[in-house]
Context: one part of a larger RNA
RNA sequence: UGACGGGGGCCCGCACAAGCAGUGGAGUAUGUGGUUUAAUUCGAAGCAACGCGAAGAACCUUACCAGGGCUUGACAUGGUGCCUGAUGCAUAAGAGAUUAUGCAGCCCUUCGGGGAGGUACUGCAGGUGGUGCAUGGUUGUCGUCAGCUCGUGUCGUGAGAUGUUGGGUUAAGUCCCGCAACGAGCGCAACCCUUGUUGUUAGUUGCCAGCAUGAAAGAUGGGCACUCUAGCGAGACUGCCGGUGACAAAUCGGAGGAAGGUGGGGACGACGUCAAAUCAUCAUGCCCUUUAUGUCCUGGGCUACACACGUACUACAAUGGCUAUAACAGCGGGAAGCGAUGCUGCGAGGCAAAGCGGAUCCCAAAAAAUAGCCUCAGUUCAGAUUGUGGGCUGAAACCCGCCCGCAUGAAGUCGGAAUUGCUAGUAAUUGCAGGUCAGCAUACUGCAGUGAAUACGUUCCCGGGCCUUGUACA
Numbered sequence: 001u002g003a004c005g006g007g008g009g010c011c012c013g014c015a016c017a018a019g020c021a022g023u024g025g026a027g028u029a030u031g032u033g034g035u036u037u038a039a040u041u042c043g044a045a046g047c048a049a050c051g052c053g054a055a056g057a058a059c060c061u062u063a064c065c066a067g068g069g070c071u072u073g074a075c076a077u078g079g080u081g082c083c084u085g086a087u088g089c090a091u092a093a094g095a096g097a098u099u100a101u102g103c104a105g106c107c108c109u110u111c112g113g114g115g116a117g118g119u120a121c122u123g124c125a126g127g128u129g130g131u132g133c134a135u136g137g138u139u140g141u142c143g144u145c146a147g148c149u150c151g152u153g154u155c156g157u158g159a160g161a162u163g164u165u166g167g168g169u170u171a172a173g174u175c176c177c178g179c180a181a182c183g184a185g186c187g188c189a190a191c192c193c194u195u196g197u198u199g200u201u202a203g204u205u206g207c208c209a210g211c212a213u214g215a216a217a218g219a220u221g222g223g224c225a226c227u228c229u230a231g232c233g234a235g236a237c238u239g240c241c242g243g244u245g246a247c248a249a250a251u252c253g254g255a256g257g258a259a260g261g262u263g264g265g266g267a268c269g270a271c272g273u274c275a276a277a278u279c280a281u282c283a284u285g286c287c288c289u290u291u292a293u294g295u296c297c298u299g300g301g302c303u304a305c306a307c308a309c310g311u312a313c314u315a316c317a318a319u320g321g322c323u324a325u326a327a328c329a330g331c332g333g334g335a336a337g338c339g340a341u342g343c344u345g346c347g348a349g350g351c352a353a354a355g356c357g358g359a360u361c362c363c364a365a366a367a368a369a370u371a372g373c374c375u376c377a378g379u380u381c382a383g384a385u386u387g388u389g390g391g392c393u394g395a396a397a398c399c400c401g402c403c404c405g406c407a408u409g410a411a412g413u414c415g416g417a418a419u420u421g422c423u424a425g426u427a428a429u430u431g432c433a434g435g436u437c438a439g440c441a442u443a444c445u446g447c448a449g450u451g452a453a454u455a456c457g458u459u460c461c462c463g464g465g466c467c468u469u470g471u472a473c474a
Base pairs, nucleotide, nucleotide: 001474002473003471004470005469007468008467009466010465011464012463013462015458016457019422020421021420022419023418026314027313028312029311030310031309032308033307034305035304042053043052064300065299066298067297068296069295070294073124077123078122079121080120081119082118083117084116087104088103089102090101091100092099093098106115107114108113126289127288129287130286131285135283136282137278138277139276140274142272147186148185149184150183151182152181153162154161155160166177167176168175192266193265194264195263197234198233199232200231201230202229203228206224207223208222211221212220213219237260240254241253242252243251244250316415320374321373322372323371324370332363333362334361337356338355341352342351343350344349381412386407387406388405389404390403391402392401428450429449430448431447432446433445434444
C1' cells in the first nucleotide's frame, strides 16, 4: 500500500421488513446429471451451466455409430508428360454413392495455338482432431456500482502519501465550502433513439365537422377542419414564489404547466477481477493425422429410461366451467407469398378464385369483458394416457412431425423443509404478432387489453461504496 475481521462509524440496493403472485407436491413440455447404448456427437458447471450455443435433429442439418465406396481427393492453386469420348439422354446392376453399355456429341482460332476437361506423377489440399493454461476477436460477471488514474508541486531516507481526506449535499469523485496543493484524463451527467403536450408544413392509400347524393356502407361529389401519418420547431431550466441552510451547494412545500426536479423506457458498461467462457462462428501459433482423425453414400443415433435436479405450461375449480352474443387493440408479416369471397366437409381441411410487392388487399377471429344452464361432486372440474377414423407438409411421418372427429377419462382438492420475482400502467391476468421454418413453439423476441396491494422503517440476512482501526496474510 492492499486484502481480510463472527472490529467501529456513515450510506445505498426488492437486501430485509410491509404486501401480491409463485416455485418446491400432481401431469406434461423442455434442458441437464446419471444409467443404458454400436452411437446415444460436442461444448456450457455456484451466483455468472441446466427452454444455454440450438431464431426450430424425420432425410439434410450432423460433427456420432454400423455397413458400402474413393485416395491429388467433396474444395483451391502450381509444374511436367499424354489425350480430346468434355457434356447430355436412355437402359441395366446396386440400398445409394457409383459402375457398365448404347445414342447424340466440346468452345474460340490469325490453323501456330488458347480455353475447358480427363488421365499419370509431383508440390499440396482437407481435419467440427488436441491445446481457450500459447493467442486475436467476441462475450459473461462484480455493476450503470461510483469509482480508477495522471502531470507538476509539496511531504517522507524509502516503499509511498497528498490531490481523491474534512464540513454539507447528490442517483453520482454530483455540486458547494474549506484545505499544500493546483490542474487534467477515463468514467457520472448531457449530446442519440423512443414515449408523454403542442405549433407549423403536407393531405393519399388516411380522416369526415359542416353541405349535397345514396336503401346502406366515407360508398360518391366535396373538404383537409378533426384523427392520423412524418419532417421541421416549441416545451422543463430548480426558471418563479415561500421555508430551511454557512449569504453556498442543495433540500422541503407551492404556483403555473401535458409533463417537475434524471418526466417514463432504451442504447451506452471506466481502470480492472475471475489463467471466467469460446480453437465447434471466425481467425491463428504449436502438436497430431494424410489409402485417414480426410471425403461420398444408405440406414440408425442425437428423441433411449429404474431414477435425481433446474426452467416452464396446464390444473386442482363457482372471481369458475359450458353455451350464446354484430363489443373494443397495438406491434408486425406477405410473391416458390398472404389469400378475401363462393361451394363443400361436424372439423382439421379441400376445390375454384378476386385483390395485394401493400396507410389501399390479405393474414385477422383479438381474448379476457357482457347475458342463460350447472350448485360444490373427483363433478358439465381437470385433461394425461390409450383405441380408432381422418387431414396437412414433404421423395419419405415405423423408429421420430403437427392438426381434427369419436371414444377413453390417470394423477391432481392449493403443495414439507426451503426458496424466487415484483415499488405503477409495475405485479398479476388476457390474448395477438414476429423470427427460425417445407412441416413442427408450453420456448424466445416484441405488442397491446384489464389492472392491484404494500413500503412504519434500516435492528437483522445478502451484496456493494466511503472513512477509520487491528493483523500470526501478500
Small-subunit ribosomal RNA, 3' major domain from a metagenome, 474 nucleotides, folded computationally. Model confidence (mean pLDDT): 83 of 100. The RNAcentral record of the full RNA draws on SILVA.